[in-house]
RNA sequence: GAUCGCUCAGGGCAAACCCGUCGCGAGGCGGGGACGCAAAGCCAGGGAUCUCGCAAGAGACCGCCCGGCCGCCGAU
Numbered sequence: 001g002a003u004c005g006c007u008c009a010g011g012g013c014a015a016a017c018c019c020g021u022c023g024c025g026a027g028g029c030g031g032g033g034a035c036g037c038a039a040a041g042c043c044a045g046g047g048a049u050c051u052c053g054c055a056a057g058a059g060a061c062c063g064c065c066c067g068g069c070c071g072c073c074g075a076u
Base pairs, nucleotide, nucleotide: 002076003075004074005073012037013036017032018031019030020029021028022027035063041069042068043067045066046065047064049060050059051058052057
C1' cells in the first nucleotide's frame, strides 16, 4: 500500500417504542431504550422512497442502493 472482517484489544454508534421539544409534514434535536451496525463516521452527487404543493417547485432521508472523502483494531 492492497484486499478482507474468521480471531484479539480499547471502545464507538443506536432501530422499534416511550417522554420532551421544533416542524404543516416527511422528519430533526435532547433524554430513556437496544433491534442491529466494521464505517450505522462525514457529504443529498446519482437512483429509490417519503412529505408539502393544483402545478411549477420546495423539502426529508446517507440505519435503502451507488458514488466521493476520512478513519480504529486485526488477518492475509
Overview: c-di-GMP-I riboswitch aptamer from a Chloroflexota bacterium, 76 nucleotides, folded computationally. The sequence was found by an Rfam model in a public genome assembly. It matches the Rfam family "c-di-GMP-I riboswitch aptamer". Rfam describes the family as follows. GEMM was predicted in a large-scale screen for bacterial structured RNA regulatory elements.